Background: Predicted 3D model of a 79-nucleotide RNA (c-di-GMP-I-GGC riboswitch aptamer). Rfam family: c-di-GMP-I-GGC riboswitch aptamer. Rfam links the family to the GO term cyclic-di-GMP binding. Of the family's consensus pairs, 86% are formed in the model.
RNA sequence: CCCCGAAAGGGCAAACCCAUCGUGAGGUGGGGGCGCAAAGCCACGGGACCAGGUAAGUUGGUCGGCCGGGCUGCCGAAG
Numbered sequence: 001c002c003c004c005g006a007a008a009g010g011g012c013a014a015a016c017c018c019a020u021c022g023u024g025a026g027g028u029g030g031g032g033g034c035g036c037a038a039a040g041c042c043a044c045g046g047g048a049c050c051a052g053g054u055a056a057g058u059u060g061g062u063c064g065g066c067c068g069g070g071c072u073g074c075c076g077a078a079g
Stems, first nucleotide, its partner, number of pairs: 003079001004076002011036002016031006034065001040071003044068003047063005
């Protein structure tokens, strides 16, 4: 240093509830913990969802805790 994920120190925060923003998918804050070794960051590819229109194609948006990919990162046992 790479693989790997014991221990230690911690970190994040599902569903749901309240407030708020948004036509909506959903976002933000507080509570709350299902889980996570990148559940940190990035809509690049796929996918799902929303809106307008629609026979379809298509346009704009949402989801990073759906999958893949890129970048960065704490600790250091066994192997």